[in-house]
Context: one part of a larger RNA
RNA sequence: ACCAACGAGUUACUUUAUGUGGCAAGCCUAAGCAGUCAUGCUGCGGAGGCGUAGUGAAAGCGAGGUUUAACCGCCGACAUAGUCGCAUAUAGUAGACCCGAAACCAGGCGAGCUAUACUUGAGCAGGGUGAACACUGGGUAAGACCAGUGGGAGGCCCGAACCCACGCGUCGUUCAACUCGCGGGGAUGACUUGAGUAUAGAGGAGAAAUUCCAAUCGAGCCUGGAUAUAGCUGGUUCUUCCCGAAAUAGCUCUAGGGCUAGCGUUGUAAAACUAUCCAUGGGAGGUAGAGCUACUGAAAGAGGAGUUGUGGCUUCGGUCAAGACUCUUCUAUCAAACUCCGAAUGCCCAUGCGAAUUAUUACAGCAGUCAGACUUACGGGGCUAAGCUCGUAAGUCAAGAGGAAAACAGUCCAGAUCGCAAUAUAAGGUCCCCAAGUCUAUGCUAAGUGGGAAAGGAAGUAGAAUUACCAAGACAGCUAGGAGGUUGGCUUAGAAGCAGCCAUCCUUAAAAGAAAGCGUAACAGCUCACUAGUCUAGUGAUUCCGCGCCGAAGAUUUAACGGGGCUAAGCAUAGCACCGAAGAUGCGAACUCAGUGUAAAUUUAUUUGCACUGUUUGGUAGGGAAGCGUUCUAUACUGCAGUGAAGCCAAAGGCGCGAGCCAUGGUGGAGCGUAUAGAAGUGAGAAUGUUGGU
Numbered sequence: 001a002c003c004a005a006c007g008a009g010u011u012a013c014u015u016u017a018u019g020u021g022g023c024a025a026g027c028c029u030a031a032g033c034a035g036u037c038a039u040g041c042u043g044c045g046g047a048g049g050c051g052u053a054g055u056g057a058a059a060g061c062g063a064g065g066u067u068u069a070a071c072c073g074c075c076g077a078c079a080u081a082g083u084c085g086c087a088u089a090u091a092g093u094a095g096a097c098c099c100g101a102a103a104c105c106a107g108g109c110g111a112g113c114u115a116u117a118c119u120u121g122a123g124c125a126g127g128g129u130g131a132a133c134a135c136u137g138g139g140u141a142a143g144a145c146c147a148g149u150g151g152g153a154g155g156c157c158c159g160a161a162c163c164c165a166c167g168c169g170u171c172g173u174u175c176a177a178c179u180c181g182c183g184g185g186g187a188u189g190a191c192u193u194g195a196g197u198a199u200a201g202a203g204g205a206g207a208a209a210u211u212c213c214a215a216u217c218g219a220g221c222c223u224g225g226a227u228a229u230a231g232c233u234g235g236u237u238c239u240u241c242c243c244g245a246a247a248u249a250g251c252u253c254u255a256g257g258g259c260u261a262g263c264g265u266u267g268u269a270a271a272a273c274u275a276u277c278c279a280u281g282g283g284a285g286g287u288a289g290a291g292c293u294a295c296u297g298a299a300a301g302a303g304g305a306g307u308u309g310u311g312g313c314u315u316c317g318g319u320c321a322a323g324a325c326u327c328u329u330c331u332a333u334c335a336a337a338c339u340c341c342g343a344a345u346g347c348c349c350a351u352g353c354g355a356a357u358u359a360u361u362a363c364a365g366c367a368g369u370c371a372g373a374c375u376u377a378c379g380g381g382g383c384u385a386a387g388c389u390c391g392u393a394a395g396u397c398a399a400g401a402g403g404a405a406a407a408c409a410g411u412c413c414a415g416a417u418c419g420c421a422a423u424a425u426a427a428g429g430u431c432c433c434c435a436a437g438u439c440u441a442u443g444c445u446a447a448g449u450g451g452g453a454a455a456g457g458a459a460g461u462a463g464a465a466u467u468a469c470c471a472a473g474a475c476a477g478c479u480a481g482g483a484g485g486u487u488g489g490c491u492u493a494g495a496a497g498c499a500g501c502c503a504u505c506c507u508u509a510a511a512a513g514a515a516a517g518c519g520u521a522a523c524a525g526c527u528c529a530c531u532a533g534u535c536u537a538g539u540g541a542u543u544c545c546g547c548g549c550c551g552a553a554g555a556u557u558u559a560a561c562g563g564g565g566c567u568a569a570g571c572a573u574a575g576c577a578c579c580g581a582a583g584a585u586g587c588g589a590a591c592u593c594a595g596u597g598u599a600a601a602u603u604u605a606u607u608u609g610c611a612c613u614g615u616u617u618g619g620u621a622g623g624g625a626a627g628c629g630u631u632c633u634a635u636a637c638u639g640c641a642g643u644g645a646a647g648c649c650a651a652a653g654g655c656g657c658g659a660g661c662c663a664u665g666g667u668g669g670a671g672c673g674u675a676u677a678g679a680a681g682u683g684a685g686a687a688u689g690u691u692g693g694u
Stems, first nucleotide, its partner, number of pairs: 001694006011094004016089008026050003032044005054061002064075003097235002100232001104225006115199009124189001126158003129154001133150006162186003166183004201217001203213003210219001238627006248261005262369002264366007274359001276355002278352006289341001290339002296335003300331009310321004372397010402413003417589004422585002428579003431564003437576001439575006450566001456550002460547002463544007477534005483507003488502003513528001516527003590617001593614010628683001630680008639672002647667004653662003
């Protein structure tokens, strides 16, 4: 991992509701007793319980009671339904659907591991060093001291046994739940070690590390309390049918949990133009917008007036010029917490011989939900950041399949009862992949733009408009001129059009600046403006707009059309045709609900069956309905069975929407079924499920 088996809402009592049955203003017995064909049944038993009357704190009073001085008020009556079984559902108390803690407490068992201690034993190859001390000799006044010989100290040195475990490697489904290898440390000591003994969990021991106390230690292990508790995680087993949520509010030692409300479902009742939509009429309001000499504030420019004040001048009378504040005129503005104004929607009410048709309301049973997500619009926070966060309004997903968007919960189209090799469509598409136009018409684009991006940039190109010059010849090109006074004056070493300052005239002319640029030390020189000729028909400037260009650098792979590929198979406008979904339509079938008809049954107004017409049928949590199957019991079939039961195998036949059932063949070899009731150890794929097998 797979297969098989096992594996989770049970039982008792009590509450409430629904269904059903007995009796009914009543209903029921409990313990116990008696009988008996004895796990039971029958009878007795009214102690007691619920109901039949309420009200008051109570005494109490009573169809009334209470409050009060009294009334009002409040709770009741003016009538009716209960009670006891059974079944189902919910709740409570119990382990209470199942599995799951870490922990807590009690009583025991542990120091054969390890820690420390006590008692008593044992062990430490070999080598080195050579303390004290003694002796001898020297030395001294005596000493000290020196030398030699002996001696043999030490938590001394080297190094086996022994003890340890510092480095690296090995191993790491191991030789081993800490090993092995090569090195390493201690090795007469605070050494190592045997045996016996002591200390015990709220504890012991500890050269102290939360270290050890039997592979277990921030409190050992075993058994018990015990099915501890778990607002947490996981799991919870057959079928079909009807309806179908929520992820919000308030409160919460509350925030991943609850309670009440909201939203779902089932039943009963009410039945009203009840709810919804539409139309019309009426109403409340201060948002969007707008406005501000209409307030409160903000804020720009140009003036005017006043007050104040600094400085200058002053003949002290003033006057001039910056500044501050206030008022005012004109121009142009701003505001969530401004408003002289002011919508659209939305909201409330009414009316309707409008739509639609119970969608509405009340009560009762049962829930689930309280983590929501994205998109669009309007807002708060943030950076007018976020697949961000918080609101309001709507949609979708959640709980929604199908088609489109290459793929893609939340986008677009559209809501799947089932079947059909039928039709016409939606979004989106129609060259091939790939169903359908290589469709029609007119333009645009040349960038593979299309098929990623900004500020900004540009004789890209199409269109529109304004304007200037132009056959008295424009624009561009070519040829020629581009001069004289004059080297203007000043400055300067120089300054001659061209370092700088000032001026910028006049003449000749077709035209030519006291010069727009290059150049020289200064001149010179080369162009330009300007003019003529030549040539010949358009040439410049500006604005708007369509489509393009640049701006444009990334990491596994071309990789920013889904691919091929496309110059349309791109873009714009107009048009026709076609494809395209589980939507619509057609045909057939089933089901829900309603209506009509009909038949049967009875409790005589209900139920059931059939037919027709219309209608419904996505679905998580969840509510409701009807069934299938398993084991056992009772009764009946006085059923089936060696002429073959159950079980097992098989794909083939039949029935049922389905769970499933029946038939048939084989195997098997002794029990089993059907109907109606009843009772449950009643359905397996999941729980890191349990056990077994492979």
Predicted 3D model of a 694-nucleotide part of an RNA (large-subunit ribosomal RNA, domain II) from a bacterium. Its Rfam family is "Bacterial large subunit ribosomal RNA". Its mean pLDDT, the model's own confidence on a scale to 100, is 85.